[in-house]
Context: one part of a larger RNA
RNA sequence: UGACGGGGGCCCGCACAAGCGGUGGAGCAUGUGGUUUAAUUCGAUGCAACGCGAAGAACCUUACCAGGGCUUGACAUGUAUCUGGCGUGCAUGGAAACAUGCAUUUCCCUUUGGGACGGAUACACAGGUGGUGCAUGGCUGUCGUCAGCUCGUGUCGUGAGAUGUUGGGUUAAGUCCCGCAACGAGCGCAACCCUUGCUCCUAGUUGCUAGCGGGUAGAGCCGAGCACUCUAGGAGGACUGCCGGGGACGACCCGGAGGAAGGUGGGGAUGACGUCAAGUCAUCAUGCCCCUUAUGUCCUGGGCUACACACGUGCUACAAUGGCCUGUACAGAGGGAUGCGAAGGGGUGACCUGGAGCGGAUCCCAAAAAGCAGGUCUAAGUUCGGAUCGCAGGCUGCAACCCGCCUGCGUGAAGCCGGAAUCGCUAGUAAUCGCGGGUCAGCAUACCGCGGUGAAUACGUUCCCGGGCCUUGUACA
Numbered sequence: 001u002g003a004c005g006g007g008g009g010c011c012c013g014c015a016c017a018a019g020c021g022g023u024g025g026a027g028c029a030u031g032u033g034g035u036u037u038a039a040u041u042c043g044a045u046g047c048a049a050c051g052c053g054a055a056g057a058a059c060c061u062u063a064c065c066a067g068g069g070c071u072u073g074a075c076a077u078g079u080a081u082c083u084g085g086c087g088u089g090c091a092u093g094g095a096a097a098c099a100u101g102c103a104u105u106u107c108c109c110u111u112u113g114g115g116a117c118g119g120a121u122a123c124a125c126a127g128g129u130g131g132u133g134c135a136u137g138g139c140u141g142u143c144g145u146c147a148g149c150u151c152g153u154g155u156c157g158u159g160a161g162a163u164g165u166u167g168g169g170u171u172a173a174g175u176c177c178c179g180c181a182a183c184g185a186g187c188g189c190a191a192c193c194c195u196u197g198c199u200c201c202u203a204g205u206u207g208c209u210a211g212c213g214g215g216u217a218g219a220g221c222c223g224a225g226c227a228c229u230c231u232a233g234g235a236g237g238a239c240u241g242c243c244g245g246g247g248a249c250g251a252c253c254c255g256g257a258g259g260a261a262g263g264u265g266g267g268g269a270u271g272a273c274g275u276c277a278a279g280u281c282a283u284c285a286u287g288c289c290c291c292u293u294a295u296g297u298c299c300u301g302g303g304c305u306a307c308a309c310a311c312g313u314g315c316u317a318c319a320a321u322g323g324c325c326u327g328u329a330c331a332g333a334g335g336g337a338u339g340c341g342a343a344g345g346g347g348u349g350a351c352c353u354g355g356a357g358c359g360g361a362u363c364c365c366a367a368a369a370a371g372c373a374g375g376u377c378u379a380a381g382u383u384c385g386g387a388u389c390g391c392a393g394g395c396u397g398c399a400a401c402c403c404g405c406c407u408g409c410g411u412g413a414a415g416c417c418g419g420a421a422u423c424g425c426u427a428g429u430a431a432u433c434g435c436g437g438g439u440c441a442g443c444a445u446a447c448c449g450c451g452g453u454g455a456a457u458a459c460g461u462u463c464c465c466g467g468g469c470c471u472u473g474u475a476c477a
Base pairs, nucleotide, nucleotide: 001477002476003474004473005472007471008470009469010468011467012466013465015461016460019425020424021423022422023421026316027315028314029313030312031311032310033309034307035306042053043052064302065301066300067299068298069297070296073125077124078123079122080121081120082119083118084117087104088103089102090101091100092099093098107115108114109113127291128290130289131288132287136285137284138280139279140278141276143274148187149186150185151184152183153182154163155162156161167178168177169176193268194267195266196265198236199235200234201233202232203231204230207226208225209224212223213222214221239262242256243255244254245253246252318418322377323376324375325374326373327372328371334365335364336363339358340357344353345352346351384415389410390409391408392407393406394405395404431453432452433451434450435449436448437447
C1' cells in the first nucleotide's frame, strides 16, 4: 500500500422488510449429470454452466459409430512429361459413392506450336471441427451503470509511499459547494444519439372525411376537400427558469404555481483502470506439437432422439373470478416473389381446389384473444384436467420405421394448490390475454419483439446477500 475480520462509523441496491405471482409436489417439453451404447460427436460446470453455443439433428447439417470406397486427394497455387476436349447420354455391377465399357460432341490464336479447360504420372504441397484458451489475437461473460481508476507539476517522507482523491455539507454520481500544500488534467459520471409523451410548421397518396353533391343492401364507395386522425421531415418545449420556506448569503433540499410533461419525465444505446491464468484453438485468425493410402476425403445406414435414476429451465393443469356453446366488439408491431395468397367451391376437420390482388400506408397473411351479451354445467376426479394408447386421414419432403407437424373419432392417466427450501417484480411494472418475426422444405411450450386488460405494497434499514467511502486490528500478500 492492499486484502481480510462472526471490528466500528456513514451510505446505497427488489438486499431484507411490506405485498403480488411463482418454482420445489403432478403430467409433458427442453437442457444437463449419470448410466447405457458400436456411437449415443464436441464445448459450457457456483453466482457468471444446465430452453447455453444450437435463430430450428429424418437425409443434409455432422464434427460420432459400422460398413463400402479414394490417395496430388472434396478445395488452392505451381513445375516437368504425356495426353485429350470438357460435358452429356446409355449399359453392367452396386446400398450409394464409385468402378468398367460404349456412343456422341469439339473452344481461341493460328498451326513447328501456344493458350483457357480436363485427364494420367511424378513432385512441391493440399487437408485436419486433431492437441494446447495455462503460448496467443479477436470477441464475450462477471463484479457493475457500481462510482470509481489514474496522471503532470509541486509539497511531505531515508524509502515503500502519501498528499491531490481526506474533511464539512450535498447528489443517482469523485454530482456540485465550502474548506484544505496543493494546483491542474485524463479515463469514467452527466450531456451530446435513438425512442416515447405535448404543440406548431411543411407535405396530402396508397392515408383521412368535417361541410357540399352523388350513391348503396352496406360502405370514403364516387366527385370533392387536406380541416381532423395519421404518416414523416423540421422546429419549439423542461432550465430548479419562477414564487415561498429551509440551508452557510453556497451547493442543494422541501412545498407551490404554470404546464402535455418537473426536478436525470419514461425506455434504450452507451460498460472506466482492472479482477476471475473466467469462456471460446469447434465462428474466425494464429505460434508450437501431432496425423499424411489417414486424425484427410466421398458414400450408404445408424447415432446425436437411448433410460433404473438425479437436478435446472419452462408449458399445461388441479377448476365456478371457471369449463363449454352461440352471438358481438377493440390493437400494435411485423412479414410477403421459386413469396403472401383473397373471393368462390369441396371436406366434420387438418386440408384440397381456385387463382383475384400485391415487390405492397393500396393486396394478402388476418381471426386478435382475454372482453361484452345470452345460454348451459352445480361441487363431482366432474361437461375440471389433458398425458397415454388405438384407428382413420392431411401436409412438407427423394424419403416421416428408427425420428416430423397437424386433423377427426375413440381412449381418458397423474393431478384437489404442492415438505425443507427457493425465484421474479416498485407502474403501464407484476399478473393475465392474444399477435408477429427470425431460424425454416417441414417442425417452437424456446428465443426476439408487439400491443390489450391491468393491480397490491414499501413502516423502515435491526437482520441476510452484494457494493461504495472513512477508520481500526492483523502472525496474510
This is a predicted structure of a 477-nucleotide part of an RNA (small-subunit ribosomal RNA, 3' major domain) from an uncultured bacterium. Its Rfam family is "Bacterial small subunit ribosomal RNA". Gene Ontology terms of the family: structural constituent of ribosome and ribosome. The prediction has a mean pLDDT of 86.